Molecule: transfer RNA
Organism: Clostridia bacterium
Order: sequence, then structure tokens, then C1' cells
RNA sequence: GGGGGUAUAGCUCAGAUGGUAGAGCGUUCGGUUCGCAUUCGAAAGGUCACGGGUUCGAUUCCCGUUAUCUCCA
Repeated sequence: GGGGGUAUAGCUCAGAUGGUAGAGCGUUCGGUUCGCAUUCGAAAGGUCACGGGUUCGAUUCCCGUUAUCUCCA
């Protein structure tokens, strides 16, 4: 220098055919216990990396940028 992959909650990751984003763990609150652990219920937590484009509508499609992993040289 060139090719390819990844970027979504605090962490690990889903997310279809474009139609207003979820799980597990963790956190907080409550029940259970003399208390803790376990377990049960509820809640909070998101600029879907960034900037444009297409569209009535974009996490999703297209272009660029950044970060990171990988292959070639």
C1' cells in the first nucleotide's frame, strides 16, 4: 500500500424481509431468611462508532471516516 471481517446496555452477545431494540451476567429495589447465600418478582440503564446519501420510514441498504482483528505484499 491492497483485500476481507467487526463496532448495539457496565460486560458477553442476539436482532428476520427496512417498520419505533432484546437476552444472559452485573447494578438497584422488594419478597423469602434471625442474618447471609440461594431463589422469586420488579425497575433503571441505549446518539445502534462517527459523518453523509437513498426512503414515508434506516441498527438493517449505499458512500466516506475512525478504531480494532485478520490475509496478501